Predicted 3D model of a 486-nucleotide part of an RNA (small-subunit ribosomal RNA, 5' domain) from an uncultured Planctomycetales bacterium. Model confidence (mean pLDDT): 85 of 100. Its Rfam family is "Bacterial small subunit ribosomal RNA". RNAcentral holds the full RNA, with entries from ENA, Greengenes and SILVA.
Context: one part of a larger RNA
RNA sequence: GAUUAAACGCUGGCGGCAUGGCUAAAGCAUGCAAGUCGAACGAGAACCCACCUUCGGGUGGGGGACAGUGGCGAAAGGGCGAGUAAUGCGCUUCUUAUGUACCCUGAGGUGGGGGACAGGUCGGGGAAACCCGGCGUAAUACCCCAUAAGCUCUCCGGAGGAAAGGCUUCGGCCGCCUUAGGAGCAGGAAGCGUCCUAUCAGGUAGUUGGUGUGGUAAUGGCGCACCAAGCCUCAGACGGGUAGCGGGUGUGAGAGCAUGACCCGCCGCAUCGGGACUGAGACACUGCCCGGACUCCUACGGGAGGCUGCAGCGACGAAUCUUCCGCAAUGCGCGAAAGCGUGACGGAGCAAUGCCGCGUGUGGGAUGAAGCAGCUUUGCUGUGUAAACCACUGUCAGGGGCUAGAAAUAUUGAUCAACCCCAAAGGAAGGGCCGGCUAACCUCGUGCCAGCAGCCGCGGUAAGACGAGGGGCCCGAGCGUUAUUC
Numbered sequence: 001g002a003u004u005a006a007a008c009g010c011u012g013g014c015g016g017c018a019u020g021g022c023u024a025a026a027g028c029a030u031g032c033a034a035g036u037c038g039a040a041c042g043a044g045a046a047c048c049c050a051c052c053u054u055c056g057g058g059u060g061g062g063g064g065a066c067a068g069u070g071g072c073g074a075a076a077g078g079g080c081g082a083g084u085a086a087u088g089c090g091c092u093u094c095u096u097a098u099g100u101a102c103c104c105u106g107a108g109g110u111g112g113g114g115g116a117c118a119g120g121u122c123g124g125g126g127a128a129a130c131c132c133g134g135c136g137u138a139a140u141a142c143c144c145c146a147u148a149a150g151c152u153c154u155c156c157g158g159a160g161g162a163a164a165g166g167c168u169u170c171g172g173c174c175g176c177c178u179u180a181g182g183a184g185c186a187g188g189a190a191g192c193g194u195c196c197u198a199u200c201a202g203g204u205a206g207u208u209g210g211u212g213u214g215g216u217a218a219u220g221g222c223g224c225a226c227c228a229a230g231c232c233u234c235a236g237a238c239g240g241g242u243a244g245c246g247g248g249u250g251u252g253a254g255a256g257c258a259u260g261a262c263c264c265g266c267c268g269c270a271u272c273g274g275g276a277c278u279g280a281g282a283c284a285c286u287g288c289c290c291g292g293a294c295u296c297c298u299a300c301g302g303g304a305g306g307c308u309g310c311a312g313c314g315a316c317g318a319a320u321c322u323u324c325c326g327c328a329a330u331g332c333g334c335g336a337a338a339g340c341g342u343g344a345c346g347g348a349g350c351a352a353u354g355c356c357g358c359g360u361g362u363g364g365g366a367u368g369a370a371g372c373a374g375c376u377u378u379g380c381u382g383u384g385u386a387a388a389c390c391a392c393u394g395u396c397a398g399g400g401g402c403u404a405g406a407a408a409u410a411u412u413g414a415u416c417a418a419c420c421c422c423a424a425a426g427g428a429a430g431g432g433c434c435g436g437c438u439a440a441c442c443u444c445g446u447g448c449c450a451g452c453a454g455c456c457g458c459g460g461u462a463a464g465a466c467g468a469g470g471g472g473c474c475c476g477a478g479c480g481u482u483a484u485u486c
Base pairs, nucleotide, nucleotide: 001486002485004483006482007481008480009479010478013358014357015356016355017354018353019351020350021316027313028312030311031310032309035072036071037070040069041068047062048061049060050059051058052057079269080268081267088194089193090192091191092190093189094188095187098186099185100184103182104181105180106179107178108177109176110175111145112144113143114142120135121134122133123132124131125130151160152159153158165174166173167172195241196240197239202232203231204230207229208228209227210226211225212224213223214222244266245265246264247263248259249258250257251256271292272291273290274289275288294305295304296303297302322348324347325346326345330344331342332341333340334339361392362391363390364389371383372382373381374380375379396427398422399421400420401419403417405416406415430475431474432473433472434471435456436455437454441470442469443468444467445466451458452457
């Protein structure tokens, strides 16, 4: 000098764009953050209409809420950085050792039959969470048979295995099953690179390799049985410490050094530890089970919970925001669609936290006023064209009008805002410094006191270094201090 996710002190007008719990991956009240489909399915409350009625109601039709079965989604999006020094990340390759729902392209098919379970109804248990039994019901839920171009296995003889319908304006549309390819996505492997420590020198028995078998979508000690005795290591194994990695970011002429907030990619995690289920995909943040800690409810028998989502609380800390608006846009999920959902996202709010822009007037104006300060003191000089005063302008803030644009062929704007008019200099300047480094000096007070200080050093009676006043210098809605990196 530059820099910052900064904090603190003094001060503070406006706008744009960004950024904002770095500490306790300690704990959380409340609300919201993942639903959707009636064009898969049965049932059907309120309400309306008609008929019957013993006036209690009943039957039929319309209607469609809540819930249920079923499908897809919930593995994305969002958060955080605890762990991890390599099962990670980065670069370059390989996978004849692999998978893939939705989407795209091609080929073929969609025949016949059956039994249940929710919801419902009847009854029972429990404080609750919820649970049990009888009867009975639909399906794109479940099961069986048939068929097999292509598919899987094969000793090449053969063997095995599928489907579901819905809507319709009757033209068709959306689906379903098998198979081949694609796209995107994902799994696996290798080489090279990837912090400190030798006051860590030896480490290792599933250890290293082989055969076989199991397991997986798939290779592999991934698991297991047997056999062999290997394997790594001073080019640092093993141990300890620290740490998510990269694109990047800061600085620097560069080499380098430092760093990894915001945004993007990858990885890991979801109260702590373990486990599997479902599924194309998870060993699954707002799914399940078990154990631990903690919190809550309880009728003491038993139950419920997980903000490292968005807000918010308290705690910690030098320190970090609204329990806001909207699905209008972009995107995602579901749906044939209308649409519904979306704390993703788009916006607004708060904070000078940063960067950028603008303003706090402009021109004229010397009776160079008063005040204050200084001095060579009948006075002179500085503050200073500064003010007053005159004329003018209208950025921003304020008030009113109107409707460009963000918005599309059309419907649709949470929010922002162009343009026009009115009024009026009004509402808008401070901070640090002035001994040298370093730009800017006098007077008074104090008297090694009080104090200053980044370094050198100032202060003990003439202090340009302390405190004040006047004056000046540097920046300016900021200025300084502290801390960080180069």